[in-house]
């Protein structure tokens, strides 16, 4: 100094331009002598940041922060 990827819930990660999702983990019932186990729910999201395109953007340009690699 070049190229390539990652960044979405508290934590691991899906998400082919049209209502933001799952497991775990937090919490409320329930069932159980009791914990664990199970079982119905709830909440938790500025989609890293700032801009365009477009009726509509997490998804498609661009800059920019971090972090991972491969070259030099």
């Nucleotide at each position: 100094g070049u190229c390539c990827g990652g960044u979405u819930a508290a934590c691991u990660c899906a998400g082919u331009g049209g209502u933001a999702g799952a497991g775990u983990g937090u919490u409320u019932c329930c069932u159980u002598u009791u914990u664990a186990a199970g079982g119905a729910g709830a909440a938790a999201g500025u989609c890293a940041g700032a801009g365009g395109u477009u009726c509509a953007a997490g998804c498609c340009c661009u800059c920019c922060a971090c972090u991972g690699g491969a070259c030099a």